[in-house]
Context: one part of a larger RNA
RNA sequence: CCCUCGUUAAGGAACUCGGCAAGUUGACCCCGUAACUUCGGGAGAAGGGGUGCCCCUGGCCGUGUAGGCGCCACGCCGCCGAAGCGGACGGGGGCCGCAGUGAGCAGGCCCAGGCGACUGUUUACCAAAAACACAGGUCUCUGCGAACGCGAAAGCGGAUGUAUAGGGGCUGACGCCUGCCCAGUGCUGGAAGGUUAAGGGGAGGGCUGCAAGGCCCAAACCGAAGCCCCAGUGAACGGCGGCCGUAACUAUAACGGUCCUAAGGUAGCGAAAUUCCUUGUCGGGUAAGUUCCGACCCGCACGAAUGGCGUAACGAUCUGGGCGCUGUCUCAACGAGGGACUCG
Numbered sequence: 001c002c003c004u005c006g007u008u009a010a011g012g013a014a015c016u017c018g019g020c021a022a023g024u025u026g027a028c029c030c031c032g033u034a035a036c037u038u039c040g041g042g043a044g045a046a047g048g049g050g051u052g053c054c055c056c057u058g059g060c061c062g063u064g065u066a067g068g069c070g071c072c073a074c075g076c077c078g079c080c081g082a083a084g085c086g087g088a089c090g091g092g093g094g095c096c097g098c099a100g101u102g103a104g105c106a107g108g109c110c111c112a113g114g115c116g117a118c119u120g121u122u123u124a125c126c127a128a129a130a131a132c133a134c135a136g137g138u139c140u141c142u143g144c145g146a147a148c149g150c151g152a153a154a155g156c157g158g159a160u161g162u163a164u165a166g167g168g169g170c171u172g173a174c175g176c177c178u179g180c181c182c183a184g185u186g187c188u189g190g191a192a193g194g195u196u197a198a199g200g201g202g203a204g205g206g207c208u209g210c211a212a213g214g215c216c217c218a219a220a221c222c223g224a225a226g227c228c229c230c231a232g233u234g235a236a237c238g239g240c241g242g243c244c245g246u247a248a249c250u251a252u253a254a255c256g257g258u259c260c261u262a263a264g265g266u267a268g269c270g271a272a273a274u275u276c277c278u279u280g281u282c283g284g285g286u287a288a289g290u291u292c293c294g295a296c297c298c299g300c301a302c303g304a305a306u307g308g309c310g311u312a313a314c315g316a317u318c319u320g321g322g323c324g325c326u327g328u329c330u331c332a333a334c335g336a337g338g339g340a341c342u343c344g
C1' cells in the first nucleotide's frame, strides 16, 4: 500500500454525475393515521407508547378429584362440578441494569413529476427498461374438404372446433374522446367502352406439283383475367398551406383580400422522453437552481388506435425536493483478519 471487516471527537451530503456505498429503520402488542381514490385501496401511511424479573390478585378456558343431579337403560354411562394441575388474557405492587424483541434473524420515511395501467416477459455471459406481453378496443379474412400454416404429394395441423368460432393487422386497463382529406398508393365493388395472349377466323399471298393437291405466311373480325376506366373505403399506406392588409396610444388582429391544395391540424396537450435559437420569459423552491415544479405559447419539427389527453393502484424504473441517519465528505485516526513486502 491492497482486500474484507469494526469503532470514532465536532460537523452532518459540505462528497459526488448522482446519498453510489455505508448507515438509520426493523419483531410483536396498543394508540393513531392525510391528500387522493376505480371505494377495493392509499395503510405497516405518517407519528407515538409498551416489552425483563419477583410478589399479590381477577374473571375466563381446558382437564378433572371429592361431591351433586339424571335414567325404560345403573354403566369403565351422561351432565354439573369445590380441590389440584395446565393455558391464554388482564389489574395492583415491587426489584435490577446504560440498555428487558438485552445476543442473532426482522421495513428508513415523506412530497412532487415523467413513462408504462396492473401480476408477468426479455438481450444464458456488460442493458430488466418507458422495450415485449397483457386483459380490453377495433379493422379484416374465413360457411367448413373454412380461411391460414407445414408438405412436389398423400396427408397433417387449424379442430374431433363451426362466425359468442378460427386466422391476420393495429392499438393496449379504466375515464373523456378519437376531427378534415379518397387526388396518389392499397383494398373492395362495377362493368358500357379502350387495350390484350393462346385460340377461332380466314380477305390476300408465297413455295412446290402436269394436275388433284401438299406445305407455309397472313389483314379484317371474334377472343379472358389484368391494366385503363367508374365508384366506395382512413382504428387502410398516408397527408392535414402561403402571402398581404385591417380596430380612436401603441401592440395585436375577431375581420378582409389573394394564390395554391385531395384537404389545409378540430378537441386536447405544449420549451415536452418532442424546443434548434435556449440556461426562452414569469412564478415557486435555494443564500445561490443549464436540473425540477407551475404557468405562458413564438409547436425550428405535438396531436388524436404508428392513438390524444387524464388517471387511483402498482414499479430492484427515471427525475427533482425534504426529514431522519451516517467516514460519502471536512480529514483523517485506531483496531481485526487476509495479502503485498523482508527473512527463511
Stems, first nucleotide, its partner, number of pairs: 001339008010330002014328001019325001027051005036041001038173001052095007060087004067080004071075001096100001108323007115315002120132002136171007148157003174310004179240003184237002186233005193228003199222002204217005241259005268302001269299001280296005
Predicted 3D model of a 344-nucleotide part of an RNA (large-subunit ribosomal RNA, domain IV) from a Pseudomonadota bacterium. The full RNA is in RNAcentral, with records from ENA. It matches the Rfam family "Bacterial large subunit ribosomal RNA". Rfam links the family to the GO terms ribosome and structural constituent of ribosome. The organism belongs to Pseudomonadota, within Bacteria.